RNA sequence: CUUAUCCAGAGUGGUGGAGGGAUAGGCCCUUCGAAGCCACAGCAACCGCUUCCGAAAUACGGAACGCCGGUGCUAAUUCCGACUCCCGCUUUUCGGGGGUAAAGAUAAG
Numbered sequence: 001c002u003u004a005u006c007c008a009g010a011g012u013g014g015u016g017g018a019g020g021g022a023u024a025g026g027c028c029c030u031u032c033g034a035a036g037c038c039a040c041a042g043c044a045a046c047c048g049c050u051u052c053c054g055a056a057a058u059a060c061g062g063a064a065c066g067c068c069g070g071u072g073c074u075a076a077u078u079c080c081g082a083c084u085c086c087c088g089c090u091u092u093u094c095g096g097g098g099g100u101a102a103a104g105a106u107a108a109g
Stems, first nucleotide, its partner, number of pairs: 001109006011040005019029003025080002041074003046070002048067002050064005078103001083099006
């Protein structure tokens, strides 16, 4: 950089000792112990593997249980929000709804 997904799911202990939730803001979590690190456990099924099917097939497509494989993840929808469109309101604010927006995360290349 490209493509796909992001309203589901899953946490305890040890260490540590004040921050954390990416970013203004909001709102929240946290000394009944934050981040980080370690151990074990779990979730998921992107890639890989296994099995089955399409048909004869080491390719291709589809499906399924699972995994001692490679990652990832385990507060809150990516916590909300940001850009834009529509509706309500006289306007801003605000409230409701939509998006193939932005940004971010993860996977594969």
Molecule: SAM riboswitch aptamer (S box leader)
Organism: soil metagenome